The part of an RNA shown here (large-subunit ribosomal RNA, domain III) has 384 nucleotides and comes from Pseudidiomarina terrestris. It matches the Rfam family "Bacterial large subunit ribosomal RNA". Its family is annotated with structural constituent of ribosome and ribosome in the Gene Ontology. Taxonomically the source falls in Pseudidiomarina (Bacteria, Pseudomonadota, Gammaproteobacteria, Alteromonadales).
Context: one part of a larger RNA
RNA sequence: GAGUAACGAUAAUGGGAGUGAAAAACUCCCACGCCGGAAGACCAAGGUUUCCUAUCCCAUGCUAAUCAGGGUAGGGUAAGUCGGCCCCUAAGGCGAGGCCGAGAGGCGUAGUCGAUGGGAAUCAGGUUAAUAUUCCUGAACCGAUAUAUACUGCGAUGGGGGGACGGAGAAGGCUAGGCAAGCCGGGUGUUGGUAAUCCCGGUGAAAGUAUGUAGGUUGGCGGCUUAGGUAAAUCCGGGCUGCUAAGACUGAGAUACGAGACGAGUACCUACGGGUGCGAAGUUGUUGAUGCCAUGCUUCCAGGAAAAGCCUCUAAGCUUCAGGUAUAUAUUGACCGUACCCGAAACCGACACAGGUGGUCAGGUAGAGAAUACUAAGGCGCUU
Numbered sequence: 001g002a003g004u005a006a007c008g009a010u011a012a013u014g015g016g017a018g019u020g021a022a023a024a025a026c027u028c029c030c031a032c033g034c035c036g037g038a039a040g041a042c043c044a045a046g047g048u049u050u051c052c053u054a055u056c057c058c059a060u061g062c063u064a065a066u067c068a069g070g071g072u073a074g075g076g077u078a079a080g081u082c083g084g085c086c087c088c089u090a091a092g093g094c095g096a097g098g099c100c101g102a103g104a105g106g107c108g109u110a111g112u113c114g115a116u117g118g119g120a121a122u123c124a125g126g127u128u129a130a131u132a133u134u135c136c137u138g139a140a141c142c143g144a145u146a147u148a149u150a151c152u153g154c155g156a157u158g159g160g161g162g163g164a165c166g167g168a169g170a171a172g173g174c175u176a177g178g179c180a181a182g183c184c185g186g187g188u189g190u191u192g193g194u195a196a197u198c199c200c201g202g203u204g205a206a207a208g209u210a211u212g213u214a215g216g217u218u219g220g221c222g223g224c225u226u227a228g229g230u231a232a233a234u235c236c237g238g239g240c241u242g243c244u245a246a247g248a249c250u251g252a253g254a255u256a257c258g259a260g261a262c263g264a265g266u267a268c269c270u271a272c273g274g275g276u277g278c279g280a281a282g283u284u285g286u287u288g289a290u291g292c293c294a295u296g297c298u299u300c301c302a303g304g305a306a307a308a309g310c311c312u313c314u315a316a317g318c319u320u321c322a323g324g325u326a327u328a329u330a331u332u333g334a335c336c337g338u339a340c341c342c343g344a345a346a347c348c349g350a351c352a353c354a355g356g357u358g359g360u361c362a363g364g365u366a367g368a369g370a371a372u373a374c375u376a377a378g379g380c381g382c383u384u
Base pairs, nucleotide, nucleotide: 013031014030015029016028017027018026032381033380034379035378040361041360042359043358046341047340050339051075052074053073054072055071056070060068061067080141081140082337083336084335086119087118088117092113093112094111098107099106100105122139123138124137125136126135142333143332144331145330146329147328148327149326150325151324152323153318154317158313159312160311161310166300167299168298169297172293173292174291177287178286179285180284181283182203183202184201185200186199187198188196208257209256210255215250216249217248218247219244220243221242222241223240224239225238226237228236229235262282265278266277267276268275269274301304347356348355363375364374365373366372
């Protein structure tokens, strides 16, 4: 220079009360303003205690601070079903023998790892200062083992089926959700409406079990035979033939049970934070998805993973056993993650940085619309 520039989005503050040494900034109340395909809610990645409570204000916070993602102390993350672990494989990695190389080592068979993919099973309500599909209440489901009963050809690392898949497009059936009326509870300023053409609030419900619909796919059952499926096969495939017109598989939704609760409100108590009890209506119409049926259907060429679980067939073998199927009952289900942030002041950017960050949910009015404007729930007014 200079008490100058600056104090990090122009979404915005004002009043009252409280606490306190001190209040523009903290807490509560009232008004106002901003976002609302987000500046709301929930996950993955990443962070790693930042979560909750008590207490403190040297430093951190671009100011103050009684406040805090700051200091100190204490507390907090509960699972057969969510995710991992586990079983399976992809790209890719490693790789017994093996091949190559002077060697270091390179490649690679059998194999073994490797999810971002495939594989069993849970929902509703309640509860904490802080966890909940994990605790509690209620109602379910799956696997394994044992026992009992009934029936019985069982058996794999092998064969077959299945799993099992692209893009685009169209129509249909539904549901979530929305809106309106009705119903229930409460309120109400007399100007046309008050026995209402008024106002406010509520009107919601899972998995599962039973049924098997709209629809979709495929004809179905049997006999004989068979150079194929590396051996075998009653299985799959091929051939011949008989009977038959419906049968099988799949499949949203709806309906019944589940159904007890929950529920606007109201009574009592209260340390004013809350606690305990009671509890009305809980229907109809309309609209309607980008969600479900649907891995469906139609169409196109560039022709769109694999393996296991699963079903089935036999081989070796076993065949009074073992094993298998069905039903019932009982037992059992380990280990790891689970707090909190997540379009961000907690992640990546040296910062409490106007930048960046994959997925899910998607109310109302107007609108073709996830544009845009206003708004609900919810969250904020961006730390001078």